[in-house]
RNA sequence: CUUAUCAAGAAAGGCUGAGGGAAUGGCCCUUUGAAGCCUUGACAACCUGUCCCGAUCAAAUGGGAUAAGGUGCCAACUCCAUCACGCAGGAUGAUUGCGUGACAGAUAAG
Numbered sequence: 001c002u003u004a005u006c007a008a009g010a011a012a013g014g015c016u017g018a019g020g021g022a023a024u025g026g027c028c029c030u031u032u033g034a035a036g037c038c039u040u041g042a043c044a045a046c047c048u049g050u051c052c053c054g055a056u057c058a059a060a061u062g063g064g065a066u067a068a069g070g071u072g073c074c075a076a077c078u079c080c081a082u083c084a085c086g087c088a089g090g091a092u093g094a095u096u097g098c099g100u101g102a103c104a105g106a107u108a109a110g
Stems, first nucleotide, its partner, number of pairs: 001110006011040005019029003023082004041074001043072001046070003049066005078104001083101007
């Protein structure tokens, strides 16, 4: 950079000791222990592997299962908003709610 996904799912122990939720604002979590490191476990099924179905002359492509390997992940929808548009409420100005899309971000594969 490209593509796909992001409403579901899943925590214990040890060390340590004050922050954390990407940025900003909000709102939360946290000494009943934040972040980090280690161990074990779980969740998930993106890639590899294995198996089944289907397809084929044979393959590849396709669907499903599994969870051995590589990642990921285990508060809150990516916690919410941020930019644009639409609808509704409102006094027509602030603003609120809902929806869609974009931006940004995360993860995987290349």

Notes: Model confidence (mean pLDDT): 84 of 100. SAM riboswitch aptamer (S box leader) from uncultured Flavisolibacter sp., 110 nucleotides, folded computationally. The RNAcentral record of the sequence draws on MGnify.